c-di-GMP-I-GGC riboswitch aptamer from a Planctomycetia bacterium, 75 nucleotides, folded computationally.
RNA sequence: CUUUGAAAAGGCAAACCAAUCGUGAGGUUGGGACGCAGCCAUGGGUCUUCAAUGAAGACCGCCAGGUUGCCAUAA
Numbered sequence: 001c002u003u004u005g006a007a008a009a010g011g012c013a014a015a016c017c018a019a020u021c022g023u024g025a026g027g028u029u030g031g032g033a034c035g036c037a038g039c040c041a042u043g044g045g046u047c048u049u050c051a052a053u054g055a056a057g058a059c060c061g062c063c064a065g066g067u068u069g070c071c072a073u074a075a
Stems, first nucleotide, its partner, number of pairs: 002075002005071001011036002016031006034061001037068004042064003045059006
């Protein structure tokens, strides 16, 4: 350095509950931990709304792709 993800450290936070924003999918905050590196709606996928051959949106914790790290077992 490459592959890899064993351990440790640190961190995030699903379901659910409360508040709040949104017509909605969902978002945000607090509680809470199933799970887990982070980020990007680029392709597919799922979902929502509307005046529906279309348009506007949601989800990166669905898959793929792109991108940026931390640690350092083993080879």
NCBI's taxonomy places the organism under Bacteria, Pseudomonadati, Planctomycetota, Planctomycetia.
The coordinates come from a structure-prediction model, not an experiment, and the mean pLDDT is 81.